[in-house]
């Protein structure tokens, strides 16, 4: 340099064009329960890497950028 794959709450993930102003588990915070802690119950905060495009409608499809992974090439 070229090709392919990946990027979503703090972590792991669901998602395949409309049921997503994005859901689940753990964690965090608050309350309840308990003599206390743990467990349990209830609630809250918390994410679509960035910029364009297609579309009535994009987390989802396309292009580019950034970052990561794999392979190939170059290295006189």
């Nucleotide at each position: 340099g070229c090709g392919c794959c990946c990027a979503u709450c703090g972590a792991c993930u669901a998602g395949a064009g409309g049921c997503c102003u994005a859901g689940g588990u753990c964690g965090u915070c608050a309350g309840c329960c308990u003599u206390u802690c743990a467990c349990g119950c209830u609630g809250a905060a918390a994410a679509c890497a960035c910029g364009g495009g297609u579309u009535c409608g994009a987390a989802u499809c396309c292009c580019g950028u950034u970052g990561g992974g794999c392979g190939c090439a170059c290295c006189a």
Molecule: transfer RNA
Organism: uncultured Ignavibacteria bacterium